Model confidence (mean pLDDT): 82 of 100.
Predicted 3D model of a 72-nucleotide RNA (transfer RNA) from Peribacillus frigoritolerans.
Rfam family: tRNA. Rfam links the family to the GO term triplet codon-amino acid adaptor activity. From the family's description: Transfer RNA (tRNA) molecules are approximately 80 nucleotides in length.
[in-house]
Formats: sequence, structure tokens, C1' cells
RNA sequence: GGGAGAUUAUUUCAAUGGUAGAAAGACUGUUUUACACACAGUAGGUUAAGUGUUCGAAUCACUUAUCUCUCA
Repeated sequence: GGGAGAUUAUUUCAAUGGUAGAAAGACUGUUUUACACACAGUAGGUUAAGUGUUCGAAUCACUUAUCUCUCA
């Protein structure tokens, strides 16, 4: 330098163009002498950034950034 892929909550990951979710973690409450377990609940998101297409974009198109793999 060429090609391919990935980027979503604190982490690991989902999500047929139509209300962004799960598990773990955090916090609160119940329970316990206390802790743990268990149960119930709460908070946490500019879906990497930008532009465009569309009635409507995490999803489609283009550009940029970072990372991974591969070829030379």
C1' cells in the first nucleotide's frame, strides 16, 4: 500500500426499515444478629463520528476515525 470484518448500557452480546433489549455488574428495598444466597425494584444509551435516502434508519448508501484478520 491492496482486500475483508468489527464498533450498540460499566462488561459480554441481541435486535425482519416501525417504542433500543437480555445476562452479568452497580444501587435501593425485603430477608439475616451480620454477611452471603434468594426475591422485588431502580438507574444507566447522541447505537464510534458526519452526510444522504426514506413517512420512518442501530439496520440502507457514502465519507472519516479506531481496532482485528489477511495479501504483497
The same sequence occurs in records of 2 taxa. Taxonomically the source falls in Peribacillus (Bacteria, Bacillota, Caryophanales, Bacillaceae).